[in-house]
Large-subunit ribosomal RNA, half B from a Nitrososphaeraceae archaeon, 1207 nucleotides, folded computationally. It matches the Rfam family "Archaeal large subunit ribosomal RNA". The coordinates come from a structure-prediction model, not an experiment, and the mean pLDDT is 82.
Context: one part of a larger RNA
RNA sequence: ACCGUAAGGCGAGGGAAUUCGGCAAACUAGCUCCGUAUCUAUUGUAGAAGGAGUGCCUGCAAUUUUUAUGAGGAAUAGGAAUUGCAGGUCGCAGUGACUUGGGGGUCCCGACUGUUUAAUAAAAACACAGUUGGCCGCUAGUCCGAAAGGAUGUGUAUGGCCUAUGUAUCCUGGCCAGUGACGGUACCUAAAACCUGGGUUCAACUGGGCUAAGGGCCGUUUAACGCCGGGAGUAACUCUGACUCUCUUAAGGUAGCCAAAUGCCUUGUCGGGUAAGUUCCGACGUGCAUGAAUGGAACAACGAGGGCCCCGCUGUCCCCGCCUACAACCCGGUGAAGCCACAUAACGUGGACGAACAGUCCACAAACCUCUGUCGGGGAGAGAAGACCCUGUGGAGCUUUACUGCAGCCUGUUGGUGCGGUAUGAUGGCUUAUGCAGAGAGUAGCUGGGAGCCUUCGAAAUCAAUUCUCUGGGAUUGAUUGAGGCGAAAUUGUAACACCAGCCAUUUGUUAUUAUAUCGCUAACCCGUUCUCACGGGGACAUCUGCAGGUAGGCAGUUCGGCUGGGGCGGCACCCCCUUGAAAAUAUAUCGAGGGGGCCCAAAGAUUAGUUCAAGCGGGACAGAACUCCGCUGGUGAGGGCAAAGCCAAAAACUAGUCUGACUGGAUUCCUACUGAUACGGGAUUCAGAGGCGAAAGCCUGGCUUAGCGAUCCAUCAAGUCCUCACUAUUGGAGGCUGGUGGUGACAGAAAAGUUACCCUAGGGAUAACAGGCUCGUCGCGGGCGAGAGCUCCUAUCGACCCCGCGGUUUGGUACCUCGAUGUCGGCUCUUCCCAUCCUGGUUCUGCAGCAGGAGCCAAGGGUGGGGCUGCUCGCCCAUUAAAGGGGAACGUGAGCUGGGUUUAGACCGUCGUGAGACAGGUCGGUCUCUGCCUGACAGGGGCGUGGUUGUCUGAGGGGAAGUUGUCCCCAGUACGAGAGGAACAGGGCAGCGCAGCCUCUGGUUUAUCAGCUGUCCGACAGGGCAAGUUGAGCAGCUAAGCUGUUUAGGAUAACUCCUGAAAGCAUCUAAGGAGGAAGCCUUUCUCGAGAAAAGACAACCUUCCGUAAGGAGAAGGGUAGCUAUAGAAGAUAGCGUUGAUGGAACGAAGGUGUACGCAUCAAGCUUAGGCGAGAUGUUCAGCCUGUCGUUACCAAUAACCCAAGG
Repeated sequence: ACCGUAAGGCGAGGGAAUUCGGCAAACUAGCUCCGUAUCUAUUGUAGAAGGAGUGCCUGCAAUUUUUAUGAGGAAUAGGAAUUGCAGGUCGCAGUGACUUGGGGGUCCCGACUGUUUAAUAAAAACACAGUUGGCCGCUAGUCCGAAAGGAUGUGUAUGGCCUAUGUAUCCUGGCCAGUGACGGUACCUAAAACCUGGGUUCAACUGGGCUAAGGGCCGUUUAACGCCGGGAGUAACUCUGACUCUCUUAAGGUAGCCAAAUGCCUUGUCGGGUAAGUUCCGACGUGCAUGAAUGGAACAACGAGGGCCCCGCUGUCCCCGCCUACAACCCGGUGAAGCCACAUAACGUGGACGAACAGUCCACAAACCUCUGUCGGGGAGAGAAGACCCUGUGGAGCUUUACUGCAGCCUGUUGGUGCGGUAUGAUGGCUUAUGCAGAGAGUAGCUGGGAGCCUUCGAAAUCAAUUCUCUGGGAUUGAUUGAGGCGAAAUUGUAACACCAGCCAUUUGUUAUUAUAUCGCUAACCCGUUCUCACGGGGACAUCUGCAGGUAGGCAGUUCGGCUGGGGCGGCACCCCCUUGAAAAUAUAUCGAGGGGGCCCAAAGAUUAGUUCAAGCGGGACAGAACUCCGCUGGUGAGGGCAAAGCCAAAAACUAGUCUGACUGGAUUCCUACUGAUACGGGAUUCAGAGGCGAAAGCCUGGCUUAGCGAUCCAUCAAGUCCUCACUAUUGGAGGCUGGUGGUGACAGAAAAGUUACCCUAGGGAUAACAGGCUCGUCGCGGGCGAGAGCUCCUAUCGACCCCGCGGUUUGGUACCUCGAUGUCGGCUCUUCCCAUCCUGGUUCUGCAGCAGGAGCCAAGGGUGGGGCUGCUCGCCCAUUAAAGGGGAACGUGAGCUGGGUUUAGACCGUCGUGAGACAGGUCGGUCUCUGCCUGACAGGGGCGUGGUUGUCUGAGGGGAAGUUGUCCCCAGUACGAGAGGAACAGGGCAGCGCAGCCUCUGGUUUAUCAGCUGUCCGACAGGGCAAGUUGAGCAGCUAAGCUGUUUAGGAUAACUCCUGAAAGCAUCUAAGGAGGAAGCCUUUCUCGAGAAAAGACAACCUUCCGUAAGGAGAAGGGUAGCUAUAGAAGAUAGCGUUGAUGGAACGAAGGUGUACGCAUCAAGCUUAGGCGAGAUGUUCAGCCUGUCGUUACCAAUAACCCAAGG
């Protein structure tokens, strides 16, 4: 010893009023007994809640156990522990210290115990038991690995793996259109291999066929991903709509549930709780955007989860006070770090200027030099090249129906890879049979030859069987029988037949090759057993390899335009054309204004010739009329393919004839693109060639002009006695030269999606969010005019339309400062300013009788409060009040606090998104650093200056609010008023809120002290130690909640009211003059104050000596050292200092506590009769203690040293 502390103690009265929130603290607490609601899964909830007891002493009883004696289990004599009972006794208090749950009610979420972000999140997240779906028969499925190999697993479907949901209970609705998965598939599509066409000596190259998976196609599947409407009308008041109609879908949200962790509007509406309830509970349902294993609803128990309420309790608060410890301060020792543009520091206020918030500029005021403590306003304080925002042809993580790929998987095929059978094909050979339009006797395949051919080696015919068929018939075989049959000719017909040869189509059988399917085999290959031989199983399959197709965020690489009043969203102002902006050459910007183009035309082109339009008037025709016909007027108002502008009349318009100059190849030049360079593109002029029209002059290189467009690479086309191609020749091919075509519209032209709150980096104040600057539409506040309202009447009051301002508290605009950082809402704390005044004071008008009001003027001295809800500012509400004003100060104030909100990382819901994720939507949780250098502020010292010194003053100047407000009594039931009602001036009392002082009282504290009690230790007693151990009381000191004090008057004024009074013969508060007038201003009052540099005044004292000088001695006086406190962080101040009561000690008084130790007597009972015994009484208002008062020199203030003027 003010303040501080991840240190404590206590507190009157109130008791959550504090606050985001009872955060923190307090209450409770052990054991025994009594007693316990609701709900329930019947275990629990439950230690529910709520009560009673608890020490010590004495005795008795019971139980258990143990020792000794004893032969013994009998008995006797003891010990220990536990339990119970009775009696006695003390204290405020007996788990006396320590140890040691506060409780209850009701919602949300999650069932539970458990797990998690080591270092900001412990949760509602994860897990869980249970439920469900999927894959999988073991060489499995899933996973790791390049492979070998390995895990699940020495496991085997009651198993393993992968999802989803999350106990049990009641349930789990509709939809298969989309996406996925699974299955099927007559047909379509579909690669290589294979077959095959073209091409070639062989090739390259280029077609076709067959075909797997896949795809198309068809189904199944939602406890797969997912999805689950709109509009009208309708019932005897109204409302509503069971009902009806209609559009539409794959189906249109069922049971449930709800302003919810999900509801924007929204603080929804009603009810409850509260004085008051944005939260909470119960309902309703119009549900932005609830809803059924992305599970729905409901639940006992559980939870360091999240809301709300109640009881108890308290310093959370009203409102703070006291005490302790440790830091701090002082002394001694030792001794860092951050930070540092500076004349090695930089004072304040205001302000124009200034990169628009200055220590540095200007002005004014202030200001001697310096040290110490405290505070935290400033140094846009320190810390960290801002994490928000933007930019970068910078990254990374993640996602996917981004782009491009790759594993893997599926499938086909080659190789390794062999033998055999069956079936079905294909192809080739051989072989069998068949070939019917109609006509023709008739079952004529086609061509050629051809006049004969077959037949006892059995013709014709008949029967039977088989087979084919166009149902007419044909073929083959067998049997009988035994001699003829066919062709030619004729007819019919496109074709004429016997017989022979060849061929075609179909076909029988056979054979060779081959394909597919399947079966068998074993020897490759694989697996198992095994030391090996070998055996068993599988088996040409599989694994593996090459090629090929499909699939493929599983993985990888990469990208994710530009402009932009920040970025995003929107738009295109990104390539061209016209007008305007554009400021009379040209050129000229903005997300300036108004519009267009990305074509069209074989005539809408060329030329030659002819004609004149639009409109109006008159007339004709017609039933009649904008059509049409005739006439007149008509220079441009028509038309010119299209935007606009310019331009155009024997034309650039309209009509007709003939044509293709809308041609080929050069050159120059202009614009694009002023002023350096430049592509594409566009235009103009001209030469040559070949042409068109015209009699000709001539005109024609598209369109009256200005828009209508596009590199490299690649591909392709055209032309050519063209060029090149590896020893020669040749074909083919390739490349080139020239010119077209295919296009990049982000238009001088990459091949390209999202997300990041898990983020990173380089930068930017070139660019946003806060604050500042500018502006002031908006906002706030005024003014002018006065339509109108106010019975009448603009201006008591209200005041439209229109107009003019001010402010810089709203919201915007802007992008000037700051991105190598100026911390962001609200609250708390604390200060100051403005006035456009809420109250209090003065005053005017009133549609002011009084009271109470309304409106205006002056006035900023003081005041402007307590609660409920919400993070709130704001707002609503409750009860008071004189009133519960509005604002500024970086939306004052985070090196002052808080951290509820917002705004990191976790998590849930709704909605959006395929997804990663997102949401000025909701919800739970979530590290706030700094020892103060300068300045500033508040205090306290030192030095120097003012001749020195000791006292006493003056007061320039500064500060305060030191007061302010209410209520009651009286005035007075008066003035006023019909009444009802109902004042004021003056005077007095009390109170609230402030301010200052104090401690007699009431209290608080009181780690001075006294006493009681517990545990333990010092052997017992006594007396003590330790835990401030705890409990009761408590002096001084400090304190509030206690006590005391807290006026008036004067002067100058404001608005306003007056007197006299002209200018202006009146009037007039004013011009000259004069008088009043406020809580406001200046005094009065309190306080600081001569550094007030003009350094003041008065009184008293000193003002001398030596030395040339420097200096020395030394005056008045003062200080150090010493003892101290009325003082105090250190300094300072004050007192004392032997001529002394300053401090200590001693003694006494007063006060606190409450009756000491020892001894004596008693005490419930017990006893071995000796004693034991909590405790009581007396001695004893005792004992102990004291920061107070008094007395007393016993001890210490002894001795000494230093400074200090000179004019």